[in-house]
RNA sequence: AGUGGUGUAACUCAGUUGGUAGAGUUCCGUUCUGAUACGGCGGCGGUCGUGGGUUCGAGUCCCACCAUCACUA
Numbered sequence: 001a002g003u004g005g006u007g008u009a010a011c012u013c014a015g016u017u018g019g020u021a022g023a024g025u026u027c028c029g030u031u032c033u034g035a036u037a038c039g040g041c042g043g044c045g046g047u048c049g050u051g052g053g054u055u056c057g058a059g060u061c062c063c064a065c066c067a068u069c070a071c072u073a
Base pairs, nucleotide, nucleotide: 001072002071003070004069005068006067007066010025011024012023013022019056027043028042029041030040031039049065050064051063052062053061
C1' cells in the first nucleotide's frame, strides 16, 4: 500500500425477505430456606462504531470515515 472480516445492553452473542431491538450472564427486587447458595418470578439497562444517502419505513441496502482482527505485497 492492497484485499477481506468484525463493531448491537456492563460482558458474551442473536436479530430471517427492510416493518414495534432480543437472549444468556451480571446487577436490583421478590419468592424459596432456620440462614447462605442454587432454583422460580419480575425489573433496570441500547441514539445498533461515527457521519451522510436511498426508502412511507434502515441494526439490515449504498457511500465515506474510525477502531480492531486476518491475509497479500